Description
This is a predicted structure of a 476-nucleotide part of an RNA (small-subunit ribosomal RNA, 3' major domain) from an uncultured bacterium. Its mean pLDDT, the model's own confidence on a scale to 100, is 84.
[in-house]
Context: one part of a larger RNA
RNA sequence: UGACGGGGGCCCGCACAAGCAGUGGAGCAUGUGGUUCAAUUCGAUGCAACGCGAAGAACCUUACCCGGAUUUGAAAGGCCAGCGACAACCGAUGAAAGUCGGUCUUGUGGCAAUACACGCUGGUACAGGUGCUGCAUGGCUGUCGUCAGCUCGUGCCGUGAGGUGUUGGGUUAAGUCCCGCAACGAGCGCAACCCUUAUUGCCAGUUGCCAUCAUUUAGUUGGGCACUCUGGCGAAACUGCCCCGGAUAACGGGGAGGAAGGUGGGGAUGACGUCAAGUCCUCAUGGCCUUUAUGUCCAGGGCUACACACGUGCUACAAUGGCAGGUACAAACCGUCGCAAACCCGCGAGGGGGAGCUAAUCGGAAAAAGCCUGCCUCAGUUCGGAUUGUAGUCUGCAACUCGACUACAUGAAGCUGGAAUCGCUAGUAAUCGCAGAUCAGAACGCUGCGGUGAAUACGUUCCCGGGCCUUGUACA
Numbered sequence: 001u002g003a004c005g006g007g008g009g010c011c012c013g014c015a016c017a018a019g020c021a022g023u024g025g026a027g028c029a030u031g032u033g034g035u036u037c038a039a040u041u042c043g044a045u046g047c048a049a050c051g052c053g054a055a056g057a058a059c060c061u062u063a064c065c066c067g068g069a070u071u072u073g074a075a076a077g078g079c080c081a082g083c084g085a086c087a088a089c090c091g092a093u094g095a096a097a098g099u100c101g102g103u104c105u106u107g108u109g110g111c112a113a114u115a116c117a118c119g120c121u122g123g124u125a126c127a128g129g130u131g132c133u134g135c136a137u138g139g140c141u142g143u144c145g146u147c148a149g150c151u152c153g154u155g156c157c158g159u160g161a162g163g164u165g166u167u168g169g170g171u172u173a174a175g176u177c178c179c180g181c182a183a184c185g186a187g188c189g190c191a192a193c194c195c196u197u198a199u200u201g202c203c204a205g206u207u208g209c210c211a212u213c214a215u216u217u218a219g220u221u222g223g224g225c226a227c228u229c230u231g232g233c234g235a236a237a238c239u240g241c242c243c244c245g246g247a248u249a250a251c252g253g254g255g256a257g258g259a260a261g262g263u264g265g266g267g268a269u270g271a272c273g274u275c276a277a278g279u280c281c282u283c284a285u286g287g288c289c290u291u292u293a294u295g296u297c298c299a300g301g302g303c304u305a306c307a308c309a310c311g312u313g314c315u316a317c318a319a320u321g322g323c324a325g326g327u328a329c330a331a332a333c334c335g336u337c338g339c340a341a342a343c344c345c346g347c348g349a350g351g352g353g354g355a356g357c358u359a360a361u362c363g364g365a366a367a368a369a370g371c372c373u374g375c376c377u378c379a380g381u382u383c384g385g386a387u388u389g390u391a392g393u394c395u396g397c398a399a400c401u402c403g404a405c406u407a408c409a410u411g412a413a414g415c416u417g418g419a420a421u422c423g424c425u426a427g428u429a430a431u432c433g434c435a436g437a438u439c440a441g442a443a444c445g446c447u448g449c450g451g452u453g454a455a456u457a458c459g460u461u462c463c464c465g466g467g468c469c470u471u472g473u474a475c476a
Stems, first nucleotide, its partner, number of pairs: 001476002003473003007470007015460002019424002022421002026315008034306002042053002064301002067298004073126001078124007088103006107116002128290002131288003137284002139279003142275001144273001149188006155164003168179003194267004199235007208225003213222002238261001241255005317417001321376007333364003338357002343352003383414001388409007430452007
């Protein structure tokens, strides 16, 4: 100087407390461990691995296994030698990859020799490797932590390691600011600048909107651009104003006005460093290994196994409900290899159909919880939907291993979950649906969007993590 302490002081955080809803029990989905297997490819492992890489394993992907092939190679570029245009089509064989054979044809320039380009064969240096090492590395990322810290120059102090500044008194979300001070300044962080949301002025008025006038089944049409909305430029919030407290300071408490009040809400933004944290399977790369194989091509299988254990989710156990009918209100997003309306067929998944739309114009599109009416009346039920049988639909060369969905039948566990444990402080939790990426098909996951919309916070004694000062130390 640090680190540590079941030392002390001060302070903060959904850390506890106060509440709400869960997980842990059931069934299923999904990931992992384990076991099994010819293979169940590999990585990730306390927080910070386990719906993670994977924004999507039937083939492909695919790295694994079995089998069949291949060796200058699937792809790159160079040299030497030889042959030939290449290509296209057809046949045989084969599971395919491929192998064999046939038909047809003979590039460009030049009179020509021949040159150039291309292809094949042989050879040679080489290629290739999702092989190893993340403890050789770059890059990228997680984490402490959006915590308030981490440092430097000069000066001063100390023999020196170092200290001071950065400590102290207040204050703040903040090393934020004020005051003081052998320090005076500065840098990286904080804050602000950025995006979005909340109010509004001006400009603009179609594909948007409809107050007045006319018209219609319908903002449909004439008309209008006031309103809504869209999107460009502005305004607005700064403790600016008032009162009180305070060191007359920083600042704190209250109030006014205001759409908004004290960082307005949300996002992006992650200091010096820590964990030899993660990644050689994104990519790049040193070294090592491999080179008729640890490379490459193909068919099939596997990654989907299943006494079990754990994580993360979904659906429930019902009456604040289930079922049936009627009816209302979003936002964001996507669409030409596409979205697909009306209409017709089918109980339905879906099929036919093809208007319109490169989209404020057309379509996906029905929002669902909600509201109204009726049935069920507390039961393993008109709760719950697993499982299984049969018949189908769609995608796709192909749904057996191993897809999603539909109809009929079946109707399991489950009556609120032990010890323990997670999330959340407001348009939040809870609950309800919608969209998107990936994608031929295949979400209960993920990412976004809106609808309805709570309870509680006395407080900081305690648990956990963190910050500052101080103290002790058999620690470095």